[in-house]
RNA sequence: GGAAGGUUGCGGCGGGCGAUUGUGUCGCCAAUCCGGUCAGGGUCGAAAGACAGCAGCCGUAACGAAUUUCAUCGGGUCGUUGUCAACCUUCCACC
Numbered sequence: 001g002g003a004a005g006g007u008u009g010c011g012g013c014g015g016g017c018g019a020u021u022g023u024g025u026c027g028c029c030a031a032u033c034c035g036g037u038c039a040g041g042g043u044c045g046a047a048a049g050a051c052a053g054c055a056g057c058c059g060u061a062a063c064g065a066a067u068u069u070c071a072u073c074g075g076g077u078c079g080u081u082g083u084c085a086a087c088c089u090u091c092c093a094c095c
Stems, first nucleotide, its partner, number of pairs: 001092009010082006017074004022069001024067001025065003034059004042051003
C1' cells in the first nucleotide's frame, strides 16, 4: 500500500412500539328555545283548510368506551443496505 471479514458512528429504505390530534364504529345524548317530523288533543274558520304544538320517533352538539385508520412527534426500537468515516483481526505485498 492492497484484499477480505467484523464492530461502531452517520445516512437511505422498510417495519414495529408509545404519545397526541383528526376520521370511522358503538354507547349515551339536551339543563340551556338543538333541529326535523309531529298521533292524540288545542286554537282560528260556515267550510275547505290553516296555526301553534305535548307525547313518540329520527337526527345531532357535548360526553364516554373499546378499537380502526390517517397525520405528527419520539427513541440505547428492529431488520436491511451503503460510493462514507474511525477502529479491530487475518492474509498478501512494498520499504